[in-house]
Molecule: Bacterial RNase P class A
Organism: marine eukaryotic metagenome
RNA sequence: AGGUGACCGCCGCCCGCUUGCCGGGUGGAGGAAAGUCCGGACACGACAGGACACGGUGGUGGGUAACGCCCACCGGCUCAGGAUCGUCGGGCCAGGGAUAGUGCCACAGAGAGCAGACCGCCGAUGGCCCCUAGUGGGCACAGGCAAGGGUGAAAGGGUGCGGUAAGAGCGCACCGCCGAUCCGGUGACGGGUCGGGCAUGGCAAACCCCACCGCGUGCAAGCGCAAGCAGUCUCCUGCGAGCUUCGGCUCGCGUCCGUGGUCCGCGGAGUGGAGACGGGUAGCGUGCUAGAGGGUGCCGGCAACGGUACUCGCAGAUGAAUGGUCGCCGCCGCGACUCCGCGCCAGUGGCCCGGUGUGGCGGGACUGAAUCCGGCUUACAU
Numbered sequence: 001a002g003g004u005g006a007c008c009g010c011c012g013c014c015c016g017c018u019u020g021c022c023g024g025g026u027g028g029a030g031g032a033a034a035g036u037c038c039g040g041a042c043a044c045g046a047c048a049g050g051a052c053a054c055g056g057u058g059g060u061g062g063g064u065a066a067c068g069c070c071c072a073c074c075g076g077c078u079c080a081g082g083a084u085c086g087u088c089g090g091g092c093c094a095g096g097g098a099u100a101g102u103g104c105c106a107c108a109g110a111g112a113g114c115a116g117a118c119c120g121c122c123g124a125u126g127g128c129c130c131c132u133a134g135u136g137g138g139c140a141c142a143g144g145c146a147a148g149g150g151u152g153a154a155a156g157g158g159u160g161c162g163g164u165a166a167g168a169g170c171g172c173a174c175c176g177c178c179g180a181u182c183c184g185g186u187g188a189c190g191g192g193u194c195g196g197g198c199a200u201g202g203c204a205a206a207c208c209c210c211a212c213c214g215c216g217u218g219c220a221a222g223c224g225c226a227a228g229c230a231g232u233c234u235c236c237u238g239c240g241a242g243c244u245u246c247g248g249c250u251c252g253c254g255u256c257c258g259u260g261g262u263c264c265g266c267g268g269a270g271u272g273g274a275g276a277c278g279g280g281u282a283g284c285g286u287g288c289u290a291g292a293g294g295g296u297g298c299c300g301g302c303a304a305c306g307g308u309a310c311u312c313g314c315a316g317a318u319g320a321a322u323g324g325u326c327g328c329c330g331c332c333g334c335g336a337c338u339c340c341g342c343g344c345c346a347g348u349g350g351c352c353c354g355g356u357g358u359g360g361c362g363g364g365a366c367u368g369a370a371u372c373c374g375g376c377u378u379a380c381a382u
Base pairs, nucleotide, nucleotide: 002329003328004327005326006325007324008323010028011027012026013025014024015023016022017020030366034377035376037375038374039373040372041371042218043217044216045215054214055213056212057211058210059073060072061071062070063069074095075093076092077091078090079089096209097208101207102206103203104202105201118149119148120145121144122143125142126141127139128138129137130136131134157175158174159173160172161171162170176198177196178195179194180193181192182191183190184189222286223285224284225283231277232276233275234274235273236272238253239252240251241250242249243248255269256268257267258266259265293312294311295310296309297308298307299306300305331363332362333361334360336358337357339355340354341353343351344350345349
């Protein structure tokens, strides 16, 4: 994440009266409202404490309500060059532990974890052969060698000198590594000294170990009021006769309803009504928008952030409002014309490029609150 005006609409709140889908005023989506990935507030349920199990996080210090987020620093890996030429800057890291144990290391390769002779080098020593018989030459048989080649992601420290038959931390120097110790730092860590020839390959987004954190479900949470229907209790609702299994049933009259102007008659009902109670459905209200809130100044801090003073009032819908049309301005693109500038040609003209102005046409994204907040990720015309 266009601005502004007019008209017609929608939702909330306030005011008014002539109380009605009335009039006036006022407010009305986002940087991501999205994905629902992480963390909290809040609510209900569960819960003595602890352990096990399970899940998550993983350099250090800090920030925070909290975090897997943010800041600063440490360590490692890596990149480019013009940006104050400097001990610069950018990017990435699931960055605890591989002498606690177990496991794995595909393919290739001779050998992949108590290493390994494929090519190769040597063959001093021992062996065999030759003759010029030596302090000789040859063979590559015993055997020696991890330097070189080759395989691989990785081949048991690196470079150099010495050494050797050839080699090898075999010896030495420097670098790396390990151990001890000292200094600096809150710490990760850095630096120094001494010792050790190196014994200790890699993988924990393999099991595992260590440290820390973690109950579950979510505003359709939850709370309140409460039609209708059903339930429980109480009271009222006619008399007479008969039967009875003592609950009631039947008949007559009376009563009520319908038909009807009224009466008779006919048909129907014969139980119904009232009140209270608790739970609670629909529905309504609440939760619900004043919050870890926004802005400005000052102070503290490298920073993230914190403190403080003043100030602001900023959506609350619920088959779910926040919209539509038009005008003007602004932005972008296209082509036309005017003017200006540079250049080119076959030069009183024409063409290309850039700019200016006028009017014309077209375009303008991603997506939309739903309890709220802090992050992360993803989308996006310009």